[in-house]
RNA sequence: AUCCGAUAAGGGCAAAACUUCCGAAAGGAAGCGGCGCAAAGCCGUGGGUCUAAGGGUGUAAUGCACCUAUGAUUGCCAGGUUGCCGGU
Numbered sequence: 001a002u003c004c005g006a007u008a009a010g011g012g013c014a015a016a017a018c019u020u021c022c023g024a025a026a027g028g029a030a031g032c033g034g035c036g037c038a039a040a041g042c043c044g045u046g047g048g049u050c051u052a053a054g055g056g057u058g059u060a061a062u063g064c065a066c067c068u069a070u071g072a073u074u075g076c077c078a079g080g081u082u083g084c085c086g087g088u
Base pairs, nucleotide, nucleotide: 003087004086005085012037013036018031019030020029021028022027035075041081042080043079045078046077047076048073049072050071054068055067056066057065058064059063
């Protein structure tokens, strides 16, 4: 350095729920809380999934239905990139 993650040591992050705020929503932020995680650190680059404000189509219709990310998800999978300790 590459690969790997047994046993440790020091630790780290923080699911769901609840409260408040933001958002059309998905979801996000803060607090509390801990389901779990060897990258559950970071990046929306590829795929997947979620939402549909706006736009479009249908309809008698301001209703309703359908299509569509420019929105979201890094704790969906990959990829990129950075890191603690140890093993071979």
Background
This is a predicted structure of an 88-nucleotide RNA (c-di-GMP-I riboswitch aptamer) from Firmicutes bacterium UBA5449. NCBI's taxonomy places the organism under Bacteria, Bacillati, Bacillota.